[in-house]
């Protein structure tokens, strides 16, 4: 110089004119309308509605089945399926990255095609012994799984001995598994030593088994005020022999309960509130590897309701293209020439995208710019 990895931030600015919403103050008005002034007015994701809650309502929210969710350990948090650190496995030269990470010896499935055979899984070619025909090889019987082939995967690996030929058949060294022991760690796990049969695929993001967790509905929740209509008509069941209702589905249990449920028809659908002070933001200090926690100080930073926060103009910023050619730097060095940065002129573009009760996460989209740290290749000193 180049390539790569991890983390953080910004994501347009200023001025002028006109136009909106909220709060406060003043003037004016006299019944809630108008003028003026001041202060404030969309996001890092406001998106998705995927998780978890706060809050509201269902009188309390019991037991079981079913259903759903999570799945290494420890910690953080209001909580989580989230975050941090670590363990195990995998990828990369590396910085680092990824994992839907309990169980395949409880059971049932599946592994196409190829192949002799795909898990109680083997004999196609081959090798050895033997009989027969009879030549150069064929046929029959027995043994074998070391070699070859098929496949994503085929009955531990290397070497030696042994054998008719072979095989953990035996041995040495490894890997794996099991048992015992010692050490490290809160733990998941890990290191070492001794001994042993020699060693029986994968898949649970297939059903399943195991461990843990789970009341429901949701701001269109809910509360209040005002107004209107036809407190209308029909049917069924019931009033302690309990209709109906509460508890996501079912059962048991329990509680409330005198009127409920279904159909037809009619009226209203307006206003206020919930609605923004919170597991809040910011700064400093302390603790912790970290996520985060604690203390002190300080701040007030949208609240719309068919839906405000905008429109126009100008000058800049950023990116890119073209032009002229001023300055500086780098490399090369025989010459010519090349590259980068700053500046000038002109053109074009300026990302993803809009709160609606609030908050903590995750996921997705994003023109471009800035900062910090780390790794690797090449070159020079």
């Nucleotide at each position: 110089u180049g390539c790569a990895g991890a983390g953080g931030g910004c994501g347009g600015a200023u001025g002028a004119u006109c136009g909106c919403c909220u709060g406060c103050c003043c003037c004016g008005c006299u019944u809630u309308a108008g003028c003026g002034g001041c202060a404030g007015g969309a996001g890092g994701a406001a998106a998705g509605u995927c998780c978890g809650g706060g809050c509201u309502c269902c009188a309390c929210a019991g037991g079981g089945c079913a259903a759903g969710g999570u799945g290494g350990u420890u910690c953080g948090u209001a909580a989580c399926g989230c975050g941090a650190a670590c363990c195990g496995g995998g990828g990369g030269u590396g910085a680092c990255c990824c994992c839907a990470g309990g169980g395949a010896a409880a059971g049932u499935g599946c592994c196409a095609c190829a192949g002799a055979a795909a898990a109680c899984a083997g004999a196609c070619c081959g090798c050895c012994c033997u009989g027969u025909c009879a030549u150069c090889g064929g046929c029959g019987g027995g043994g074998u799984a070391a070699g070859g082939g098929u496949g994503a995967a085929a009955a531990g690996g290397u070497g030696a001995g042994g054998u008719a030929a072979g095989a953990g058949c035996u041995c040495a060294c490894c890997a794996g598994c099991u048992g015992c022991a010692a050490g490290g760690g809160c733990g998941a796990c890990u290191u070492u030593g001794c001994a042993g049969g020699c060693u029986u695929g994968g898949u649970a993001a297939a059903c399943c088994c195991c461990a843990c967790c789970u009341g429901g509905a949701g701001c269109a929740a809910g509360a209040c005020c005002a107004a209107a209509u036809a407190g209308g008509g029909a049917g069924a069941c019931g009033u302690u022999u309990g209709a109906g209702g509460g508890c996501g589905g079912c059962c048991c249990g329990u509680c409330c309960g005198a009127g409920u449920c279904u159909c037809c028809g009619g009226g209203u659908a307006g206003g206020u509130u919930g609605c923004u002070u919170g597991a809040g933001g910011u700064g400093c200090c302390g603790g912790g590897c970290g996520a985060c926690c604690g203390g002190c100080a300080u701040c007030a930073u949208a609240g719309a309701u068919g839906a405000a926060u905008g429109a126009u103009c100008a000058u800049c910023g950023u990116u890119u293209c073209g032009g002229a050619g001023a300055g500086g730097c780098c490399a090369u060095g025989u010459u010519a020439c090349g590259g980068c940065c700053u500046g000038c002129c002109g053109g074009a573009a300026u990302a993803c995208a809009g709160a609606a009760c609030c908050c903590g996460g995750c996921u997705u989209a994003u023109a471009g710019c800035c900062c910090u740290c780390u790794g690797c290749c090449g070159g020079g000193c």

Overview:
The prediction has a mean pLDDT of 77. The RNA shown here (Bacterial RNase P class A) has 381 nucleotides and comes from a Deltaproteobacteria bacterium. It matches the Rfam family "Bacterial RNase P class A". Gene Ontology terms of the family: dimeric ribonuclease P complex, tRNA processing and ribonuclease P activity. The source organism's lineage runs through Bacteria, Pseudomonadati, Myxococcota and Myxococcia.